[in-house]
Molecule: FMN riboswitch aptamer (RFN element)
Organism: Bacillota bacterium
RNA sequence: AUAAGCCUUCGGGGCAAGGUGAGAAGGGAGCACACGGCUCCCUCGAUUCCUGACCGGCGGUAUUGCUUCAAGCUAGCCCGCGAGCCGCACGAAGCGGCAGAUCCGGUGCGAUUCCGGAGCCGACAGUACAGUCUGGAUGGGAGAAGGCGUUC
Numbered sequence: 001a002u003a004a005g006c007c008u009u010c011g012g013g014g015c016a017a018g019g020u021g022a023g024a025a026g027g028g029a030g031c032a033c034a035c036g037g038c039u040c041c042c043u044c045g046a047u048u049c050c051u052g053a054c055c056g057g058c059g060g061u062a063u064u065g066c067u068u069c070a071a072g073c074u075a076g077c078c079c080g081c082g083a084g085c086c087g088c089a090c091g092a093a094g095c096g097g098c099a100g101a102u103c104c105g106g107u108g109c110g111a112u113u114c115c116g117g118a119g120c121c122g123a124c125a126g127u128a129c130a131g132u133c134u135g136g137a138u139g140g141g142a143g144a145a146g147g148c149g150u151u152c
Stems, first nucleotide, its partner, number of pairs: 001151001005148006017051003023044001025043007053132002055122002057081004065073003076120002084098005102118005124135003
């Protein structure tokens, strides 16, 4: 220095505020009283609805941006991966499928990455319809760092 192999550790963020009011919720008043009902008022009541707020895993790419000697950094919506869901299978491995989003202007030879502006997206189950709550999950995990070892 280092191919295979092995070990250890690490490995996800997010509703401030206001409105509405489903409800076999709580209380009060009145009416009805062969029927446990009807009406009205007050309170409670959604991180799910409405306005608004907030969040951005991992690897790659990396210039015209940033920092600079070398070199390094920089993307939720460019490429891919991950978790999740469905099918085949007793199951596992595996295979197949589902599963998300960007435009405009500027500069420039060159930008979906820079600058400005305006947008958009987010598994499954539960529940009043959920990217943000609860749950599977003290799980899994793309991967990151370090070490052992082997070989040179």